[in-house]
The RNA shown here (Bacterial RNase P class A) has 413 nucleotides and comes from Altererythrobacter sp. The sequence was found by an Rfam model in a public genome assembly. Of the family's consensus pairs, 91% are formed in the model. Taxonomically the source falls in Altererythrobacter (Bacteria, Pseudomonadati, Sphingomonadales, Erythrobacteraceae). It matches the Rfam family "Bacterial RNase P class A". By type it is a ribozyme.

Order: sequence, then structure tokens, then C1' cells
RNA sequence: CCAGGAGGCUGGGCAGCUGCGUUUUCGUGAGAUUACGAGGAAAGUCCGGGCUCCACGAAACAAGGGUGGCGGGUAACGUCCGCCGAGGGAAACCUCAGGGAAAGUGCCACAGAGAGUAUACCGCCGAUGGAGGCUAAACCUCACAGGCAAGGGUGAAAGGGUGCGGUAAAAGCGCACCGGGGUUCUGGUAACAGCGCCCGCAUGGCAAACCCCACCCGGAGCAAGGCCAAAUAGGGGCCUCACGCUGCGAAGUCUUUGGAUGACGCAGCAGGGGCGUUUCGCCCUGAGAGGCCCGGGUUGGCUGCUUGAGCUGCGGAGCAAUCCGUAGCCUAGAUGAAUGGCUGCCGCUGCGAGGCUGGUGUGCAAACAUACCGCUUGCAGGACAGAACCCGGCUUACAGGCCUCCUGGCACA
Repeated sequence: CCAGGAGGCUGGGCAGCUGCGUUUUCGUGAGAUUACGAGGAAAGUCCGGGCUCCACGAAACAAGGGUGGCGGGUAACGUCCGCCGAGGGAAACCUCAGGGAAAGUGCCACAGAGAGUAUACCGCCGAUGGAGGCUAAACCUCACAGGCAAGGGUGAAAGGGUGCGGUAAAAGCGCACCGGGGUUCUGGUAACAGCGCCCGCAUGGCAAACCCCACCCGGAGCAAGGCCAAAUAGGGGCCUCACGCUGCGAAGUCUUUGGAUGACGCAGCAGGGGCGUUUCGCCCUGAGAGGCCCGGGUUGGCUGCUUGAGCUGCGGAGCAAUCCGUAGCCUAGAUGAAUGGCUGCCGCUGCGAGGCUGGUGUGCAAACAUACCGCUUGCAGGACAGAACCCGGCUUACAGGCCUCCUGGCACA
């Protein structure tokens, strides 16, 4: 200097005039005055929470949903950090929906003989049996029976790979190495890795197919919720379950004065309801509980609403995510929805121009040159994009500019 990779920052500044929202102080008021006023993604609404309300609680099971190597961190997460393994890359690095295919079901189009209890299209052999030739068991021919899946073809994939031996031709049939499985030991918290030893080891791929396994999980959401004010129709209809028992008291009624009956009140029990089911407990009810439909009124104000799992600096622990300590700071709170407009100067980027008492190069010098730096100057330009309860992430969008580290190549010293 070039190419590649990883991470971070920024994406205008100052001043004047004027216009807005909240806020401090003063003022009877008009007003004056003080402080602050959109983002790295505010977007998507994809995850996780804080907060609020609802749901009776515990346990087990079911349904539904989520996660899926190991460890760490966090309020929590499927985010994040580190490591392991697999794949890609020359490397730095990047990607992974990373448990199970021998519990079961299902799929693998087309091509091909055959695609999971798989298979013989082209082929190879024909030792043995068969047929023929030859004087003949030898030898030769045929390729019928039979044998093969090593060679070729089809395909994304054809029942481990390469080589040697062996065979009639073949095959893990045997052997060596690789691959695969198991295992002692060693290292590591672990996932896992390594040396050794043993085993010929048929049985593909897909679970981001259904499924199985392990672990985790209440619901709804600031249009949550609370308060005030106001208004209406204390509205109408339908359905399900239940509507019993005991004790005490008891107005009243009847009466042969022995008693019978008894609205109602209290207590208890059964029963009913509160959860998808069951058990236990608790609560409501004990004459009520639960559900559906139609219709009417309200659409106003206040609050929730911004001090936070907050930010910044320094120190410490840690490979890191992050955590601890300490000091400082307070940075929108609108409600049809504010943060704008104009002007000037500066800065940045792009395209030019000017050798300019600079730098730089050549040259003894004078002088010449201008790719680069600096200076002067003209024109143009400025990305994605707007809070609405808050926070931690993920995903997507982003003109231009700057910084750091790493990998490789070239050159110089």
C1' cells in the first nucleotide's frame, strides 16, 4: 500500500431574532424570568420482565404452548458470554431449529433392475451338473442349470472406503490402514478430547414430518387500573342445577284442653356453586348459584405519567457477559397530540480551479515541478427516520465520515 474479517463512535456546531410544550421564581393581572424538551433504531409488536387488575389455595394428572450440546451471567428470556462438536473458508472468522431413527407411524418425486424384510438392466463366472467337438479322463466350445454384486449405468442417495490376499468369478470372506462401535486410564466443573486395548462392524436419509424423551410455563393488558362529575330504564326475555332434613324458639289458627298445625327467626346437616379432572383444604350459599340474548345511559375531568433492574467518571474481580465499591448527575411527559421557522458564521463530504514567499521532489545554483500535505477559492450536497407506562433484548432501515484490533499478500529497511 492492497484484499479480507471483527468491533466501536458519529451522522452537524455556535450565535441572533422569532414561535411552541412542561417547569422555577415574581406579579392582582397582562406579563417577566429560570431550567429542560425525540432515537440508535423512537420502527416491527417478535421474546422477556416491572407495574395493574382478574382468577380461591396445595398436590397429581390431562390439554395447550415453549426450549433442546456444556457451563456461566441476568429481574427474566428462546437474548447475552465463554467453551465443546458439526459444516464453510487459505486464514482471521462465519453459521447451526446441536436430545432420540432399534417405541411406533409416515415420506424419499422422476430416473433406475432395485430406495428399507430393497435389487439384477449392461455385465462377470460357469469350478460342479448338462450339451457338443476331439482317439481321449486332458483340452476346446456353448452358456442351459447354477453362482456373483467386485466392474459399468440410473440417481441427491444404491447397504462403509483404499489396497493386498483369496475365489470359477466374487464378497469384511481374511488382513493392513482409514471410518464406525465399546472400553480402562489421563486431562477437563462438564459437554468432550487423547493414548492404548477389544470388536468385522448388514440394517441409508428426513423428526424445521407426526411422534418419543428431558426441562419450563396462570390470564389479560396503561384503550391495565383508580378517583370525581354527569346521565339513564332499580329495563326486558330465555335456559341449567337446586328448591330437602334435624333441633330450638315462635305470631296466628283449630281443639274433645291431651294436642295438632304453623308464616317467620336462629343454629346445624345434606345439597348447589367457586378449577379441564381427581383428592385435600378454604370461601359463598343453604334458597339461592350460574349462563346467554336484546335494549338504554355515560364517551367529560383528574390520576396512573416519569427517580429508574437509571446514566456518567474512577477503582477492583473476571477470558468475557457481568458484578462489587465509590463520587457525581436528574436529562420530554404531550393528549388530535409541543420541541419549529428565518438569518449569519464555522465545520464535514463530493466535483473543480489557483504554484501560492509553506511543505515536498529534481537541480551546484538560478530555476523547474505539483501526484501528496498545507493554504486560498467556486459550485453542489447532507442518510434511516418522530416519544405516548417503563425497562432488557432480537429483527429490519441507514447517504457520508472517523477510530481500534486481527488474517493474508506485496514492497522497503